[in-house]
Molecule: c-di-GMP-I riboswitch aptamer
Organism: Paenibacillus roseus
RNA sequence: AACUGAAAAUGGCAAGCUUGCCGAAAGGCAUUGCACGCAAAGCUAUGGGCCUAAGGCUGUUGCUAUGGUUGCCAGGUUGCCGAU
Numbered sequence: 001a002a003c004u005g006a007a008a009a010u011g012g013c014a015a016g017c018u019u020g021c022c023g024a025a026a027g028g029c030a031u032u033g034c035a036c037g038c039a040a041a042g043c044u045a046u047g048g049g050c051c052u053a054a055g056g057c058u059g060u061u062g063c064u065a066u067g068g069u070u071g072c073c074a075g076g077u078u079g080c081c082g083a084u
Stems, first nucleotide, its partner, number of pairs: 002084001004082002012038002016034002019030004036071001042077003046074003049069003055064003
């Protein structure tokens, strides 16, 4: 350096729940003590999928992302320890 893996060691993140705030909602942020789980469950909304529908369209039922989801799948990018 490449590739590969949680066997070990040092650690890391935090599903869900509590409380508060933002938001039309999906959801996000902080907080509570646990810890569902994760070798990138670090970062990135680039592609696909999925969620929501304020606004717009529609006679009605509804349709629609410019909103969101990185712990849905992939891509890009950065990194700890070890095996080869």